Description:
A computed fold for a 533-nucleotide part of an RNA from an uncultured bacterium, annotated as small-subunit ribosomal RNA, 5' domain. RNAcentral holds the full RNA, with entries from ENA. Model confidence (mean pLDDT): 84 of 100.
Context: one part of a larger RNA
């Protein structure tokens, strides 16, 4: 000198891009933050059609299908957040799995037969203050079950080639293991056909799981540390190797290259500093791991020990009929603490990205965008030439004067910005629908296209922009002035008041306190303080 998520003092015009709880992983009022499919399914059943039926605005039956609930599938394990823990294969890197898994998705193989008994919703009945329960009964599926067939996967047995410590692949026998339907059209009514799904395997992707080498904090004023520890059979368990768990048997295992213990810390690309080595740091963005009120456990499920899922346990806050239930912002707003300190209980799904869905669609506090905030960079303005009787007026003076100072005053221009009118986007490449063409196809269903037309879609936002009015008109501070360091006086005050980074001023002429005129530095900013280099 730089930097900063900065904070305080004084100041403050606009704009554009960012960044905004570093402290209490305190505690949470209120609203939203994950929900989709009716083209899997039974019920109800609003509008609206149609017949009927009469008391003419109701009711019955038939179609229809909105919305609320239920079964079921799929997602909820993703995407948001926080750094409490964790010195550890967490992280980073590079290898390894002959020791593994992988929903949706793409290719490829073969299949998709024939039966069956529940359970919600609903109705009836109990019970409860309430959460919610409980009993009988009826019902349907792509929900459950069971039989059959087995491309094939799995096992068991033989055998065969390879590779060889352990494994791969392939062939015969035998064992046991599957499935699901829905929609649009056509149709001689028997069926076809398309699209979406279902089993079953084999291969890819993607995504994870495990394991090893190497790297990165402090303290030795921490020296010993360990009993499932270390290793062997065997066995259980797991997607999967292992003390991962267990019996047994053996006494081993780590360590001054720093075990063990204690402190402290989420780790990395990176970010700031520095010519560089190096030092310090992990906000924002991005990868990874951790965690969801504190402990513990499992269920579902391809995926989870699951932030908005369950169960114990506590801690605490709420209801309550005192019998008993509810709940968990380290989501996004916000609220109170805390604290020197850090925002709006907005707007939208228009755009990017996900979930569901054949589809329109619907859901999204991801996200896009407004607000606040000079909190941090960067861009512009706060006029511009002309003007000396060097006015007036302040301070100064040696009283002649000097200085502010071309500074104003006046004159001539100019209008960014901000004010007011008045056009007005990109972002939609798409996306969606409604004709029409083209391919497929038996087909005027259905699917599909680098094809053509028409109409539809934007929160930002009447924003950026651009054009026009009209005035210098609305827009300048803040810190120094002894030396280090650039910038000098007179006046108060008299180790007093005070200043101060360092050296150091002040005790009667103080360029160093204090205010004032002047000056000098930076400038919508300028100081102080913290931290770091």
């Nucleotide at each position: 000198g730089g930097a900063c998520g900065a904070a305080c003092g004084c100041u403050g015009g606009c704009g554009g891009c960012g960044u905004g709880c570093u402290u209490a992983a305190c505690a949470c009022a209120u609203g939203c933050a994950a929900g989709u499919g009716g083209a899997g399914c039974g019920a109800c059943g609003a509008a609206c059609c149609a017949g009927g039926g009469c008391u003419u605005g109701c009711c019955c039956u038939g179609g229809g299908g909105c919305a609320a609930a239920g079964c079921c599938g799929c997602g909820a394990a993703c995407g948001g957040g926080u750094g409490a823990g964790u010195a550890a294969c967490a992280c980073g890197u590079g290898g390894g799995u002959a020791a593994c898994c992988u929903g949706c998705c793409c290719c490829g193989a073969a299949g998709a037969c024939c039966g069956g008994g529940a359970c919600a919703a609903c109705c009836c009945g109990a019970g409860g203050a309430a959460a919610c329960u409980c009993g009988g009964g009826c019902u349907a599926a792509u929900a459950c079950c069971g039989g059959a067939u087995g491309u094939g996967a799995u096992c068991g047995c033989u055998c065969u080639u390879c590779a060889c410590a352990g494994g791969a692949a392939g062939a015969a026998c035998g064992a046991a293991c599957a499935a699901a339907g829905g929609g649009a059209g056509c149709u001689u009514c028997g069926g076809c056909c398309c699209c979406c799904g279902c089993u079953u395997c084999g291969g890819g992707a993607u995504g994870g799981g495990c394991c090893c080498g190497c790297g990165g904090c402090c303290c030795a004023u921490u020296a010993g540390c360990u009993u499932g520890u270390u290793g062997g059979u065997g066995a259980g368990g797991u997607a999967a190797c292992g003390g991962c768990u267990c019996a047994c048997c053996a006494a081993g295992g780590c360590u001054u290259c720093g075990a063990u213990g204690g402190g402290u810390a989420g780790c990395u690309g990176g970010u700031c500093u520095g010519a560089g080595a190096g030092g310090a740091c992990g906000a924002u963005c991005a990868g990874c791991c951790a965690c969801a009120c504190u402990g513990g456990g499992a269920c579902u499920g391809a995926g989870a020990c699951a932030c908005g899922g369950c169960c114990c346990a506590g801690a605490c806050u709420c209801c309550u009929a005192c019998g008993g239930g509810a709940g968990g912002c380290a989501g996004c707003a916000g609220u109170g603490g805390g604290g020197a300190a850090u925002c709006u209980u907005g707007c939208g799904c228009a755009a990017u990205g996900g979930g569901c869905g054949a589809c329109a669609g619907c859901c999204u506090g991801a996200c896009g965008c407004a607000g606040c905030a000079a909190c941090g960079c960067c861009g512009c303005g706060u006029g511009a030439g002309g003007g000396a009787a060097g006015a007036a007026g302040g301070c100064u003076u040696u009283c002649g004067g000097g200085u502010c100072g071309u500074a104003a005053a006046c004159c001539u221009c100019u209008u960014u910005c901000a004010g007011g009118a008045g056009g007005g986007a990109c972002g939609a490449a798409g996306c969606u629908u409604c004709g029409g063409g083209g391919g497929u196809g038996a087909a005027u269903a259905g699917c599909u296209c680098u094809c053509c037309g028409g109409a539809g879609u934007g929160a930002c936002g009447g924003u950026a922009c651009c054009u026009c009015c009209a005035c210098a008109a609305g827009a300048a501070g803040c810190c120094c002035c002894g030396g280090c360091u650039a910038a000098c006086u007179a006046c108060g005050u008299g180790c007093c008041a005070g200043c101060a980074g360092c050296c150091g001023c002040g005790g009667u002429a103080a360029u160093a306190c204090a205010g004032a005129g002047g000056u000098c530095c930076c400038g919508a900013g300028c100081g102080u303080u913290g931290u770091u280099u």